[in-house]
Context: one part of a larger RNA
RNA sequence: CUGGGCGUAAAGGGCGCGUAGGUGGUUACGUAAGUCAGAUGUGAAAGCCCCGGGCUCAACCUGGGAAUUGCAUAUGAAACUACGUGACUAGAGUACGAUAGGGGGGAGUGGAAUUUCCGGUGUAGCGGUGAAAUGCGUAGAUAUCGGAAGGAACAUCAGUAGCGAAGGCGACUCCCUGGAUUGAUACUGACACUGAGGCGCGAAAGCGUGGGUAGCGAACAGGAUUAGAUACCCUGGUAGUCCACGCCGUAAACGAUGAGAACUAGCCGUUGGGCCCUUCGGGGUUUAGUGGCGCAGCUAACGCGAUAAGUUCUCCGCCUGGGGAGUACGGCCGCAAGGCUAAAACUC
Numbered sequence: 001c002u003g004g005g006c007g008u009a010a011a012g013g014g015c016g017c018g019u020a021g022g023u024g025g026u027u028a029c030g031u032a033a034g035u036c037a038g039a040u041g042u043g044a045a046a047g048c049c050c051c052g053g054g055c056u057c058a059a060c061c062u063g064g065g066a067a068u069u070g071c072a073u074a075u076g077a078a079a080c081u082a083c084g085u086g087a088c089u090a091g092a093g094u095a096c097g098a099u100a101g102g103g104g105g106g107a108g109u110g111g112a113a114u115u116u117c118c119g120g121u122g123u124a125g126c127g128g129u130g131a132a133a134u135g136c137g138u139a140g141a142u143a144u145c146g147g148a149a150g151g152a153a154c155a156u157c158a159g160u161a162g163c164g165a166a167g168g169c170g171a172c173u174c175c176c177u178g179g180a181u182u183g184a185u186a187c188u189g190a191c192a193c194u195g196a197g198g199c200g201c202g203a204a205a206g207c208g209u210g211g212g213u214a215g216c217g218a219a220c221a222g223g224a225u226u227a228g229a230u231a232c233c234c235u236g237g238u239a240g241u242c243c244a245c246g247c248c249g250u251a252a253a254c255g256a257u258g259a260g261a262a263c264u265a266g267c268c269g270u271u272g273g274g275c276c277c278u279u280c281g282g283g284g285u286u287u288a289g290u291g292g293c294g295c296a297g298c299u300a301a302c303g304c305g306a307u308a309a310g311u312u313c314u315c316c317g318c319c320u321g322g323g324g325a326g327u328a329c330g331g332c333c334g335c336a337a338g339g340c341u342a343a344a345a346c347u348c
Base pairs, nucleotide, nucleotide: 004319005318006317007302008301012316014201015200016199017198021194022193023192025088026087027086028085029084030083031082033081034080035077036076037075039073040072041071042070049065050064051063052062053061054060091191092188093187094186095185096183097182098181099180103177104176105175106174107173108172109171110154115149116148117147118146119145120144121143125136126135162169163168206247207246208245209244210243211242215241216240220236221235222234223233258315259314260313261312262311263310266293267292268291269290270289271288272287273286274285275284276283277282297304298303321348322347323346330341331340332339333338
């Protein structure tokens, strides 16, 4: 290389856009590059293989043949691929109407609660735990009533419900904006799929500058526990958590399941549309999602089962015993932390 694989054994890239490349719907005609046919030339000899011959046999030697799967040339074929020209509408897209939505960005607004402050009432405790103590409190706390400030998050609704490519998205209003679904007609006419590089997005933590800081809370301090307790529990509490701008680029970034397309029993829920029927309770059907079970089939089993892990096709990524190691070195990126790429010796 061939071959075998990637839900859980090693293995799907975190996600998208897209370059090269690979692959590509129906139909007519043409060309003849791939493809196919026979022909000609060439494919040295020796060797291998087959049939003979010579050494008494064999090894060995020797004659002939076959083979040399290849290349070149000319001729021919035209189904398939390719290319050219023309046509088509079932893929894809555009226009128009309608619908659902925590999709994204910006501005503003609201109530509950915590905390702090101010004032009133009020008095000796509060808080916390398994039990305590540290802590707070007669300089009047906790409790309770009124007021104020400020920050963060939005209870109920809430749903194997919705939206988004993924990360993710949840109070309300307005502005800007992306996508999806659905209906019927018209239009374009293969414009498609995938996608090495590349570019962009990317939770949390972390970093830079400036702001903000109610609650929570790494570090830290104290109190307990304990043989010890650099912990678990308690009282405090700084970074951080929040905002703006700029970095970082990772994750059990998970459905541990790449994207697209086609085909293959049923049954039961649910979300958004369309159509039909209705006794207005509902029923049927279709489509796009989202769940449960399950036939065939698949699977080592577990399980999967039209949202496939079934049956196939196209393209990409990845795996090849454990440790060493996602490490060293080098390179690229980063302010740093570190990230990406990625071995070997040795060892079992």
A computed fold for a 348-nucleotide part of an RNA from an uncultured bacterium, annotated as small-subunit ribosomal RNA, central domain. Its Rfam family is "Bacterial small subunit ribosomal RNA". Gene Ontology terms of the family: ribosome and structural constituent of ribosome. Model confidence (mean pLDDT): 89 of 100.